[in-house]
Context: one part of a larger RNA
RNA sequence: AGCAUAUAGGGAAUGCCUUGGCAAUAGGCGCCGAUGAAGGACGUGAUAAGCUGCGAUAAGCAACGGAUAGAUGCACAUAAUCUGCGACCCGUUGAUUUCCGAAUGUGGCAACACAGCAUCGCUAAUACGAUGUUAUCAUUACACAAAUACAUAGUGUAAUGAGGGGAACCCGCUGAACUGAAACAUCUAAGUAAGCGGAGGAAGAGAAAGUAAACAAACGAUUGCGGUAGUAGUGGCGAGCGAAACUGCAAGAGCCCAAACCAAGGGUAGAAAUACCUUUGGGGUUUAGGAGUAUCAUAAAAGAGAGACGACGAUAGGUGAAGAUUUCUGGAAAGUUAUACGAAACAGGGUAAUAGUCCCGUAACCGAAAUUGAAAUCUCCUUAGAUACCACCAGAGUAGCACAGGACACGAGUAUCCGGUGUGAAGAUGCGAGGACCAUCUCGUAAGGCUAAAUACGACCUAGUGACCGAUAGCGAAUAGUACCGUGAGGGAACGGUGAAAAGAACCCCGGGAGGGGAGUGAAAGAGAACCUGAAACUGUAUGCUU
Numbered sequence: 001a002g003c004a005u006a007u008a009g010g011g012a013a014u015g016c017c018u019u020g021g022c023a024a025u026a027g028g029c030g031c032c033g034a035u036g037a038a039g040g041a042c043g044u045g046a047u048a049a050g051c052u053g054c055g056a057u058a059a060g061c062a063a064c065g066g067a068u069a070g071a072u073g074c075a076c077a078u079a080a081u082c083u084g085c086g087a088c089c090c091g092u093u094g095a096u097u098u099c100c101g102a103a104u105g106u107g108g109c110a111a112c113a114c115a116g117c118a119u120c121g122c123u124a125a126u127a128c129g130a131u132g133u134u135a136u137c138a139u140u141a142c143a144c145a146a147a148u149a150c151a152u153a154g155u156g157u158a159a160u161g162a163g164g165g166g167a168a169c170c171c172g173c174u175g176a177a178c179u180g181a182a183a184c185a186u187c188u189a190a191g192u193a194a195g196c197g198g199a200g201g202a203a204g205a206g207a208a209a210g211u212a213a214a215c216a217a218a219c220g221a222u223u224g225c226g227g228u229a230g231u232a233g234u235g236g237c238g239a240g241c242g243a244a245a246c247u248g249c250a251a252g253a254g255c256c257c258a259a260a261c262c263a264a265g266g267g268u269a270g271a272a273a274u275a276c277c278u279u280u281g282g283g284g285u286u287u288a289g290g291a292g293u294a295u296c297a298u299a300a301a302a303g304a305g306a307g308a309c310g311a312c313g314a315u316a317g318g319u320g321a322a323g324a325u326u327u328c329u330g331g332a333a334a335g336u337u338a339u340a341c342g343a344a345a346c347a348g349g350g351u352a353a354u355a356g357u358c359c360c361g362u363a364a365c366c367g368a369a370a371u372u373g374a375a376a377u378c379u380c381c382u383u384a385g386a387u388a389c390c391a392c393c394a395g396a397g398u399a400g401c402a403c404a405g406g407a408c409a410c411g412a413g414u415a416u417c418c419g420g421u422g423u424g425a426a427g428a429u430g431c432g433a434g435g436a437c438c439a440u441c442u443c444g445u446a447a448g449g450c451u452a453a454a455u456a457c458g459a460c461c462u463a464g465u466g467a468c469c470g471a472u473a474g475c476g477a478a479u480a481g482u483a484c485c486g487u488g489a490g491g492g493a494a495c496g497g498u499g500a501a502a503a504g505a506a507c508c509c510c511g512g513g514a515g516g517g518g519a520g521u522g523a524a525a526g527a528g529a530a531c532c533u534g535a536a537a538c539u540g541u542a543u544g545c546u547u
Base pairs, nucleotide, nucleotide: 001546002545003544004543005542006541007540008539009538015532016497017496020469021468022466023465025463026462027461028460029458030457031165032164039100040099041098042055043054044053046078047077050074051073061094062093063092064091065090066089070082071081072080105114106113107112115134116133117132118131119130120129121128136162137161138160139159140158141157142156143155144154169200170198171197172196173195174194180187184236210219211218223250224249225248226247227246233241234240254450255449256448257395261282262281263280264279265278266277267276268275269274289393290392292389293388294387295386296385301383302382303381305380306379307378308377312373313372314371315370317366318365319364323339325338328335340357341356342346348360349359350358400423401422402421403420405418406417407416410435430445431444432443433442434441484491485490504531507518508517509516510515
């Protein structure tokens, strides 16, 4: 030095565990903000660094409910207190709520500095202090008011509103590239990502200038799902893209203006009649149309509007069966033995090992002073015709067309829809559509508006679930966007386990201490806090063998 055996150190794998995650389900709920949000800074405890809570009334104050013997958060100590005159705790409603932050008196390097005005306090008076108020923009009203006479611009005051934040979902505007086409340019990726604007608990869409049919019916707003169907189509007919009618379901709901006409008020012109313009009210709302004239007739139902009442829920809770049985093992019984009992409850968790009957619960049943959701019901309000004549009305720089684009599954090739530029109708005997276009026929009535439900999503709450993970896994995070890195945008960790119970080792010895040896606790200390198990690499010690 090597090998072997034994025994230690070191190390953290492995096993077991779970406080934390992940995924999906059902139900609820779905905005917050100038009455100052979200998010922070600084404070706040007897002692107090962190977290949590709270705000100078500061781990809290008040009222009303619930609940019941202890309580003063995580947090295990000491002290001092509170509490059956009901503390602590849970719920509802209030009070307080510094400073920053949209931040809004002005400024500013956020959490700071410095003001004006009004009222009040104090003072002999200033000073000082307290409370309130003072941003901007928009709309409306009023007042004042330039060059410039009327006016207008503008200025001021008052009232109302806005501003900022938010996980995804939704609508709109702007809008890539990598990539695919085995290269690449049309095309694709994709109207995706990203940026911007806006709204709601949903949004958007929506009551036909519809879908269809083809000489001939039928359907009847929208939305979502299943089929139709990877079909018809589209496409350097490449890669790819990719419907609809119809049908089965879910849900169902329809309405209001403009106009004709009437009335009233105002203005302009006029001597006046009157004409025109305008405002308000009535009327009227879609093709079997409405207005007007004439003649008749006249009530039921509905509503998404307002109010009342409010079943049933939500936000604390309550009752809740049956072995203190017995033998053995053990530190410990829930195991084992024997014998009982409950079950509308044998879901689950805990208790010194594995408990229906020990504890919390579970099935079933019961419950709200306060706040809140809400079906049904009631009241109010709103809403309704027929025939004939007549020919008054029915959305214009609109429809259409030309050019060049975009959206439609549809790449101009072709209907349909939407902007840009130009051009530019008709008026119900009108106009549009039925995939070029024309005729016939059929369907509809554009150029105004509103509309619940079925649908999407999950920041948040509740309940349960898992052939999901089990500490290099599972979220980045068993709490952390922390420590740390970076000027900054930003990047971004690691660290779980004594024991049933601290019973966490009094006392003695060695030592400056660290550490150790006894003693003691414990089932175990070969569980001693560097603490369950404790593999390997690696490092020793002892013995044997070999060289």
Overview
Predicted 3D model of a 547-nucleotide part of an RNA (large-subunit ribosomal RNA, domain I) from an uncultured Clostridia bacterium. It was read from a public genome assembly. The prediction has a mean pLDDT of 84. Its Rfam family is "Bacterial large subunit ribosomal RNA". Its family is annotated with structural constituent of ribosome and ribosome in the Gene Ontology.